[in-house]
RNA sequence: GAACCACUUUAGGGGUGUUUGUAAAUAGCAAACUGAGAUUAUACCCUCUGAACCUGAUCGGCGUAAUGGCCGCGUAGGGAAAAGUCGGAUGCGCCUG
Numbered sequence: 001g002a003a004c005c006a007c008u009u010u011a012g013g014g015g016u017g018u019u020u021g022u023a024a025a026u027a028g029c030a031a032a033c034u035g036a037g038a039u040u041a042u043a044c045c046c047u048c049u050g051a052a053c054c055u056g057a058u059c060g061g062c063g064u065a066a067u068g069g070c071c072g073c074g075u076a077g078g079g080a081a082a083a084g085u086c087g088g089a090u091g092c093g094c095c096u097g
Stems, first nucleotide, its partner, number of pairs: 001092001004088002006085005011047004016041001017033006053078003059072004
């Protein structure tokens, strides 16, 4: 002295499906599946080192009761930020003696 990790504060971005039952229908409610989050949660995840999330997509393959459930697509295109810390660290790097 910078960077990284971790933490804190503030600000911001994002998703909320599938199946069954109930219900005249719709909305709703209950249960089950996956998941960080699916009942808008005082939540969860992500913020440029950006796969949180969106488009492509009524996509392709596998699998399932079914669904981004998994993989591909993807060194594709977009996509929201700043500060602080006596922490990791008597560490590491550089300069001088």
Molecule: TPP riboswitch aptamer (THI element)
Organism: Cytophagaceae bacterium